[in-house]
RNA sequence: GCAGACGCUUGCGAUGUAGCGGGGCGGAAACGCCUCGAGGAAAGUCCGGACUGCACAAGACAGGAUAGCGGUUAACGGCCGCCGGGGGUGACCCUAGGAUUAGAGCAACAGAAACGAACCACGGAAAGCGGUGGAUGAAACGGGCAAUCUCUAUCCGCAGCAACCCCAAGUAGGUUCCCACAAUGCCGGGUCUUGACGGCGGGAACGGGUAGGGGGCUUGACGCCCGCGGAAACGCGAAGCGCAGAUUAAUUACAUCGCACGAUAGAAUCCGGCUUAUAGAGCGUCUGCUAAA
Numbered sequence: 001g002c003a004g005a006c007g008c009u010u011g012c013g014a015u016g017u018a019g020c021g022g023g024g025c026g027g028a029a030a031c032g033c034c035u036c037g038a039g040g041a042a043a044g045u046c047c048g049g050a051c052u053g054c055a056c057a058a059g060a061c062a063g064g065a066u067a068g069c070g071g072u073u074a075a076c077g078g079c080c081g082c083c084g085g086g087g088g089u090g091a092c093c094c095u096a097g098g099a100u101u102a103g104a105g106c107a108a109c110a111g112a113a114a115c116g117a118a119c120c121a122c123g124g125a126a127a128g129c130g131g132u133g134g135a136u137g138a139a140a141c142g143g144g145c146a147a148u149c150u151c152u153a154u155c156c157g158c159a160g161c162a163a164c165c166c167c168a169a170g171u172a173g174g175u176u177c178c179c180a181c182a183a184u185g186c187c188g189g190g191u192c193u194u195g196a197c198g199g200c201g202g203g204a205a206c207g208g209g210u211a212g213g214g215g216g217c218u219u220g221a222c223g224c225c226c227g228c229g230g231a232a233a234c235g236c237g238a239a240g241c242g243c244a245g246a247u248u249a250a251u252u253a254c255a256u257c258g259c260a261c262g263a264u265a266g267a268a269u270c271c272g273g274c275u276u277a278u279a280g281a282g283c284g285u286c287u288g289c290u291a292a293a
Stems, first nucleotide, its partner, number of pairs: 001289010012258007020037007039264001043275002046273005051160004063156005068082005083097001084095004098151002103149002105145002119134004164215004170210001174206006185200004222242003226237004259262001
């Protein structure tokens, strides 16, 4: 110098003017001032948990998930380390990797035949007979496949924030009580007749639900940084700093300047992972080749 492997970071910036959502302060109010306001994936909803309801608890069946060994964690199918197998010159990458002395199922091409009996040849008087042999193929009564069912071991109760909890109109209906008593009436089943049964007007109280409102709601198994332990995942301890919370649902628009000219995309209970999308820019460690010293 060229080609690569792995692990990360960033994801337009500055200023000004208006505007929107949350919080605080002031104000009687109108309003004013201050402050905060999307992501590394907020996404897919694929795993795992927190939380909540199903009254509580235990067991069993069914069903589902996982599968080398050890560790880590709240938990996991995640992550870390090691072993085995496969790929690469190498850095490194991929890997569900238990059981076929329980049972079933499957097996391309070739081959007579893929597991159980046929077929062909020889033998035999003959048979539904037994014996020997039969070009293949990775494999021929010896086996293969378990990401085919299955077995074994371990784990899982079900549903999800539109969960769930609280407050609570109007109308209708319900229960109880009180006051009325019109009735040869009227109303009630898909229709008609008859019969039976229930009800009819006014008022009060109670209770369930709906509209609506509030809580759940965001400060937490949190992140950055620092120290210690550990090979790592991770754990422990800490001064400091940081942290959207809406409910027709904010996070915007415009102007100017700058450059590398701006990708993928946008919260809706929260958290740990995985996967997928992503213009451009940057950093670190390592490998191979070539050249020179």